Predicted 3D model of a 72-nucleotide RNA (transfer RNA) from a Candidatus Giovannonibacteria bacterium. Rfam family: tRNA. Rfam classes the family as a transfer RNA. The organism belongs to Candidatus Giovannoniibacteriota, within Bacteria. The sequence was found in a public genome assembly.

């Protein structure tokens, strides 16, 4: 330099055009003598950035940024 893949909650990952979810973690309540376990509930995302297509974009297209793999 070229090609391919990835970027979504604090972490690991879903969701493939129609108002974004789960597990773990965090906080509160119940339970316990206390901690833990268990149960219930809550907070936490303008989906890497900027454009485009569309009535509507996490999803399709383009550029850029970051990370990974391969080739030279």
């Nucleotide at each position: 330099g070229c090609g391919c893949c990835c970027u979504u909650a604090g972490c690991u990952c879903a969701a493939u055009g129609g108002u974004a979810g789960a597990g773990c973690g965090u906080c509160g309540c119940u339970u316990u003598g206390a901690c833990g376990u268990a149960g219930c509930g809550a907070a936490g995302g303008c989906u890497g950035u900027a454009g485009g297509u569309u009535c509507g974009a996490u999803c399709c297209c383009u550029a850029c940024a970051g990370g990974g793999c391969g080739c030279a």